c-di-GMP-I-GGC riboswitch aptamer from a soil metagenome, 81 nucleotides, folded computationally. The sequence is in RNAcentral, with records from MGnify. Its Rfam family is "c-di-GMP-I-GGC riboswitch aptamer". On this family, see Weinberg et al., Proc Natl Acad Sci U S A 2017: "Bioinformatic analysis of riboswitch structures uncovers variant classes with altered ligand specificity". Gene Ontology term of the family: cyclic-di-GMP binding.
[in-house]
RNA sequence: CGAUAAAGGCAAACCCGUCGCGAGGCGGGGACGCAAAGCCAGGAGUCCCGGUGCAAGUUUUGGGAUCGUCCGGUUGCCGAA
Numbered sequence: 001c002g003a004u005a006a007a008g009g010c011a012a013a014c015c016c017g018u019c020g021c022g023a024g025g026c027g028g029g030g031a032c033g034c035a036a037a038g039c040c041a042g043g044a045g046u047c048c049c050g051g052u053g054c055a056a057g058u059u060u061u062g063g064g065a066u067c068g069u070c071c072g073g074u075u076g077c078c079g080a081a
Base pairs, nucleotide, nucleotide: 001079002078009034010033014029015028016027017026018025019024032068038074039073040072042071043070044069045066046065047064048063049062050061051060053058054057
């Protein structure tokens, strides 16, 4: 750096069960896809919960979620072009 290669791997949506106020997580089924779709919440984005200013909406703040949103860090299979 990423192949119409080889060995494999992961698993979206949805469904069932379960935990959570919730975003969402976990297990099973299932494959939309993925060359890191392995891991990390450091920066950003988005989302949730509580408070706060203001008439709704939205601003701001604390905590939380998301790594299959991006950036970054870190580890890893193969070796064509």